The prediction has a mean pLDDT of 86. c-di-GMP-I riboswitch aptamer from a mouse gut metagenome, 83 nucleotides, folded computationally. The RNAcentral record of the sequence draws on MGnify.

RNA sequence: UUAAAUUAGCAAACCAUUGGAAACGGUGGGACGCAAAGCUAUGGGGGCUAAGGUGCUUCGGUACUAAGUCAGCCCGGCCGCCG
Numbered sequence: 001u002u003a004a005a006u007u008a009g010c011a012a013a014c015c016a017u018u019g020g021a022a023a024c025g026g027u028g029g030g031a032c033g034c035a036a037a038g039c040u041a042u043g044g045g046g047g048c049u050a051a052g053g054u055g056c057u058u059c060g061g062u063a064c065u066a067a068g069u070c071a072g073c074c075c076g077g078c079c080g081c082c083g
Stems, first nucleotide, its partner, number of pairs: 009034002014029006032072001038078003043075003046070003052065005
């Protein structure tokens, strides 16, 4: 670096429960997929949310904002099983 194979591994949606303002996360069930679907969000880009903050407001709200979140969005970095 890589065609095929073996044995194992992970687990989307959804459901239950739980943490959280939310996004989303944990646990159990469940499998759409995954050869890095292992780690890194304090490497870069991007997505999501907007509690708090700021502006506006007809005081009901509304716009902006990450220090929150996604590694199963992309590139990079680190580490790694079998042949």